[in-house]
RNA sequence: AGAGUUUGAUCCUGGCUCAGGAUGAACGCUAGCUACAGGCUUAACACAUGCAAGUCGAGGGGCAGCAUGAUCAAAGCUUGCUUUGAUUGAUGGCGACCGGCGCACGGGUGAGUAACGCGUAUCCAACCUUCCCCUUAGUAGGGCAUAGCCCGGCGAAAGUCGGAUUAAUACCCUAUGUUAUUCGUCGAGGACAUCUGAAGUGAAUCAAAGAUUUAUCGCUAAGGGAUGGGGAUGCGUCUGAUUAGGUUGUUGGCGGGGUAACGGCCCACCAAGCCAUCGAUCAGUAGGGGUUCUGAGAGGAAGGUCCCCCACAUUGGUACUGAGACACGGACCAAACUCCUACGGGAGGCAGCAGUGAGGAAUAUUGGUCAAUGGGCGAGAGCCUGAACCAGCCAAGUAGCGUGCAGGAUGACUGCCCUAUGGGUUGUAAACUGCUUUUAUACGGGGAUAAAGUGAGGUAUGCAUACCUUUUUGUAGGUACCGUAUGAAUAAGGACCGGCUAAUUCCGUGCCAGCAGCCGCGGUAAUACGGAAGGUCCGGGCGUUAUCCGGAUUUAUUGGGUUUAAAGGGAGCGCAGGCUGAUUAUUAAGCGUGACGUGAAAUGUAGCCGCUCAACGGCUGAACUGCGUCGCGAACUGGUAGUCUUGAGUGAGUUCGAUGUAGGCGGAAUUCGUGGUGUAGCGGUGAAAUGCUUAGAUAUCACGAAGAACUCCGAUUGCGAAGGCAGCCUACAAGGCCUUUACUGACGCUAAAGCUCGAAGGUGCGGGUAUCGAACAGGAUUAGAUACCCUGGUAGUCCGCACGGUAAACGAUGGAUGCCCGCUGUUUGCGAUAUACAGUAAGCGGCCAAGAGAAAUCGUUAAGCAUCCCACCUGGGGAGUACGCCGGCAACGGUGAAACUCAAAGGAAUUGACGGGGGCCCGCACAAGCGGAGGAACAUGUGGUUUAAUUCGAUGAUACGCGAGGAACCUUAUCAACCCUUGACAUGGGGGUUAAACGGCUUACAAUAGAGCCGGUCAUUUAGUUGGGCCCCACACAGGUGCUGCAUGGCUGUCGUCAGCUCGUGUCGUGAGAUGUUGGGUUAAGUCCCGCAACGAGCGCAACCCUCGCCUUUAGUUGCCAUCAUUCAGUUGGGCACUCUAGAGGAACUGCCGGUGUAAGCCGGAGGAAGGUGGGGAUGACGUCAAGUCCUCAUGGCCCUUACGGGUUGGGCUACACACGUACUACAAUGGCGAUGACAGAGGGAAGCGAGCCUGCGAGGGUGAGCGGAUCCCGAAAAAUCGCCUCAGUUCGGAUUGAUCUCUGCAACUCGGGAUCAUGAAGUUGGAAUCGCUAGUAAUCGCGGAUCAGCAGGUCGCGGUGAAUACGUUCCCGGGCCUUGUACACACCGCCCGUCACACCAUGGGAGUUGGUUUUACCUGAAGGCGCUAUGCUAACCGCGAGGGGGUAGGUGACCACGGUAAGAUCAGUGACUGGGGUGAAGUCGUAACAAGGUAGCC
Repeated sequence: AGAGUUUGAUCCUGGCUCAGGAUGAACGCUAGCUACAGGCUUAACACAUGCAAGUCGAGGGGCAGCAUGAUCAAAGCUUGCUUUGAUUGAUGGCGACCGGCGCACGGGUGAGUAACGCGUAUCCAACCUUCCCCUUAGUAGGGCAUAGCCCGGCGAAAGUCGGAUUAAUACCCUAUGUUAUUCGUCGAGGACAUCUGAAGUGAAUCAAAGAUUUAUCGCUAAGGGAUGGGGAUGCGUCUGAUUAGGUUGUUGGCGGGGUAACGGCCCACCAAGCCAUCGAUCAGUAGGGGUUCUGAGAGGAAGGUCCCCCACAUUGGUACUGAGACACGGACCAAACUCCUACGGGAGGCAGCAGUGAGGAAUAUUGGUCAAUGGGCGAGAGCCUGAACCAGCCAAGUAGCGUGCAGGAUGACUGCCCUAUGGGUUGUAAACUGCUUUUAUACGGGGAUAAAGUGAGGUAUGCAUACCUUUUUGUAGGUACCGUAUGAAUAAGGACCGGCUAAUUCCGUGCCAGCAGCCGCGGUAAUACGGAAGGUCCGGGCGUUAUCCGGAUUUAUUGGGUUUAAAGGGAGCGCAGGCUGAUUAUUAAGCGUGACGUGAAAUGUAGCCGCUCAACGGCUGAACUGCGUCGCGAACUGGUAGUCUUGAGUGAGUUCGAUGUAGGCGGAAUUCGUGGUGUAGCGGUGAAAUGCUUAGAUAUCACGAAGAACUCCGAUUGCGAAGGCAGCCUACAAGGCCUUUACUGACGCUAAAGCUCGAAGGUGCGGGUAUCGAACAGGAUUAGAUACCCUGGUAGUCCGCACGGUAAACGAUGGAUGCCCGCUGUUUGCGAUAUACAGUAAGCGGCCAAGAGAAAUCGUUAAGCAUCCCACCUGGGGAGUACGCCGGCAACGGUGAAACUCAAAGGAAUUGACGGGGGCCCGCACAAGCGGAGGAACAUGUGGUUUAAUUCGAUGAUACGCGAGGAACCUUAUCAACCCUUGACAUGGGGGUUAAACGGCUUACAAUAGAGCCGGUCAUUUAGUUGGGCCCCACACAGGUGCUGCAUGGCUGUCGUCAGCUCGUGUCGUGAGAUGUUGGGUUAAGUCCCGCAACGAGCGCAACCCUCGCCUUUAGUUGCCAUCAUUCAGUUGGGCACUCUAGAGGAACUGCCGGUGUAAGCCGGAGGAAGGUGGGGAUGACGUCAAGUCCUCAUGGCCCUUACGGGUUGGGCUACACACGUACUACAAUGGCGAUGACAGAGGGAAGCGAGCCUGCGAGGGUGAGCGGAUCCCGAAAAAUCGCCUCAGUUCGGAUUGAUCUCUGCAACUCGGGAUCAUGAAGUUGGAAUCGCUAGUAAUCGCGGAUCAGCAGGUCGCGGUGAAUACGUUCCCGGGCCUUGUACACACCGCCCGUCACACCAUGGGAGUUGGUUUUACCUGAAGGCGCUAUGCUAACCGCGAGGGGGUAGGUGACCACGGUAAGAUCAGUGACUGGGGUGAAGUCGUAACAAGGUAGCC
């Protein structure tokens, strides 16, 4: 510090996710030790049991228990000792009691609390303070009770009542009494607003306690200090405006009461205030801070442990005592709960320490000690102390240590794993050798440090303190630490390995099981699942989950944006607010600087130090960025005072305009009315129909009526704030620019709230209604057509008044001010030499530099560079929806969420593809023609059906006479039956045998296999040695037309013989990419030329190759024969001229001429056998279709192995209601039949072609010359020509069937071909739709080859005869180039919308219903203190007494908790039914959008 993820790719916007750190954590796997720190985050839920607050006998009466002493008695005896019993408070001491102090600390928890609660700063002249310290003064004289003890009563208990008696440092009275308190007087002084008040003086009131033994401790009053508390104030302190008004003791005053003290704290009266958009009130949430985590920081989040403050103690209320409480381990009352009970009554409060139950993912021992630190009491010793210190449990955290170190390779063997079978890896790992001993175990040492004190003694100084000596005290603990011995001995796992992200292979599985943080893996070769091997990371831990910060500049102060990605308010005016020109002086609030106070400690940080190190801890420093106070400074901001003119405004003078409002006027058009002319249609459409019309339409002429809108001018024009504004005239208003000058003197900009304006459509009332025209009706179209088209037509469109307040209200661009190169057009002013033009100002436009921007683009009219103010945005959907509120007559508008769901949604640009977009061009693509197929019969292939099997594959074009160029057996892969198992075939080992194999015959059998008989026999060598052959045995293996063409190679089809497909360098672009390859011409062609930020190159095109066409030359046999001879015959001699054959050459290049053009080229011509690629062939770029083929072959993987292999026989592939494709033959006269008889080319031939001759009607048979071929044979070419037939199911057509033959073959039944005779079906030119062909082509005619024993209507070739037509490119199909749009990229066979149906999820409404919180009114009114009191009782004082005073109880009043009644408000839960939303597999209906998306789309 970044990374992954939207796309085919790119840049951007933008969300989601990851890598880091952290935790009071939890869970999974694993676990040796030590130190330090930590441990109910949930139910402030309920609690058994024990402990957590006592102490003082030096305050007191006393003495239950213990101990001692004394006395008495008894026993034992040792005769003064022991034991036992009794008495005795005499002593130590002490249960319970009175009294004092403490119990308000310490400890726990975070429910409540949004508050002066907390933090910080300041104040109290408005206050209190036990114990402690200092100072001053004092401590006099009396008295009455009471607990305990004792007696008695009630009660189960808790407890309680009565009587008698008694003490105090308990209580009471009196005296004295200060600088105390209160009041009066005086009034210095003060920080002087209220106010305060020294010194003096007068009056009133209030004290005391003793104890122990001689020195102290106490007690009382007063003052001061310290400590602790109380109160007031400034500032800071969460979220919500879908909470906007709140408040009646409320705000203030006066007078009282109350308090330690101020105060509406409380009360009576008076006034009507007080708080609030700088957020009151209400609602929700929450203890606050020091600090902690994270972060570069600013920030964000948190508040456990430790420290400070607050609040609370089962819930609510109340007071008492006290210095202090409204009191955790006190009291009273009410409520809920639990327990005891004799049913009458009682008891309790772990949010103290342990512990239990419950809740929960989850959090420890019913431990030890007061040794230390601290607290309470005490004179002290001491006692108490679950505070505290220790120990125990827990990897729950941080830090440290260890599980060994070195050597050791043949890189050993085995094993696991992988493999190309060679090997690799685990791996220096192990074994083995040497070394070490932290830790562990055992034994021993170690009385370490933390200890200071207390008691006693001593020294110094005046007390008191300090120091010294001595005595004594240790929980942890025989711990830390040290030493010795033993021996590598006691100690390693977890996660991960597709990318992010370090680390890969095999097996299993087969969209299953599963994984997953995001993207995404898994459908038979998974580096992603599960296992294994290996590897990577961390390591006594490792992972997962949860939460926080970070990354996220993704709320942006630092540090973001708003044309198109989310985002500028529709526009203006304008209060508050924010910001604000020049200059002078002053002030000092902001600001800067210095000092002082404070900012607790701990934490963090720097240095040093202590635990063996570290964590941890100690000391010291800086820091704590804050707040307050006092100085100093004056640039800037602010305040005050003054001045200025450039911002702003006012006035003057020209000028401009579709600026507004009101009124008037005008012509054309439309429709209607009347009349005339006139006759059959008009109208409308893609085509029609509805409609109008012989009752006279449409058309046309004249006149009239009505309403609405203003042609041309007219424009990138003008005006207006926006919406918007257009015939002409008038009136009344408003505004802008310009010019020059006068005046005011910052008067300005922006603008939340507020106010006003605001298209179209809509609403209300009243008019008007010509046209057009939602709704509606009819006609069409259509599968449907609630649409598009047509004919009508209501509201509306128009006017007046009012409402409504929204638009893609757009420049998708808020307003204002300043600054920054230019060119060009135009409007209106000014200027000027005046219709022209340099200039200038204000507008309206275009193109650009810089700059900006993701790009498109913007660019003085900014989206540039800056300042100010406002508005708005923060992923997509849900949703501009729901609820609430506000506005509206309504329609609806404004404001405006959440649950849930997705990993994207989006912008700009790029390359393709596509378009019922455009342009250019080509092709038998259409058109023009010729001939077919589709109808019939038959053949053949396919589908389907059938079957034991009908083997398999091919399936739009690019399958279907295709693989197959030839299924009777074989082929053959299929079915049935019967057989074989190292096998029909290959290699290797062992053994046997030289005979076996093999051939023939017989036998069983369907056949092979089986049995028997006969025949038959290798080579070589010294050697049954070797080789070969054959047989047997066991195993490795053979074998598979079994699967996967979606694992593959190779081959092939198609686009397409279409003209395209790319690269290097350079340049442009952030980039994908572009350029080149586009453009202008031209071509069959990316063919060539020209131009050009391109210059070159490659694969394709063309050419080179083959063949046909012309010529020359070479060579003449089997070819040829002009001349000569010869013959039946080129038969022979002869010849090689010609033909021909087969080699080599030539020839054609737009070369020549004319025209045209810049050129390339094109058009025409000449010559030529051939003319513009001369005809044909071979040749198929980058790629596309996961195209076809595992059944040609090869091959990975999987599968079978007495079978999915091999053999044999028979059957099947030949089935047959039917459908399709491709052919053949026809339907006839351009023909059929018969006859005559001429002319090819290219091929083939030895298990062959077979002449000729004989024979058969014929297929054929017999014999057989010649020929491995320019020699012989196949071999006859056929259409042609001549004659007959005369339009008919025929002399057409030949299917089908019968009979008899023939050929091939082991064999023609299933299932071959052919011949002869007989039979003589359908069919009379073929619907929709469709195919081929542009010249030696189509059409037509025959011939040959391959395959092959036989079988050709198929196929591959060959020649003979031999046409028609092409105007042309509008249309159909396919293709190429350029351009355009795109929401497509699996690329239009694309994408995608809505209803309906089904399932699930969350949510709104909902008659209601349940609960929480809260408000108002009323009722009730416990405990309690206060007020009142006529009643009862009553020790201290007064009084001789009666009685009084005082006290207490009782009664009563107001207040008030719980509770009750009634009515609301608000927040949740739930609810029949209902609304929309989201998500789901391949459902239904249509096709709305994306291309001109087939009616442009959208608001």

The RNA shown here (small-subunit ribosomal RNA) has 1499 nucleotides and comes from an uncultured rumen bacterium. The coordinates come from a structure-prediction model, not an experiment, and the mean pLDDT is 82.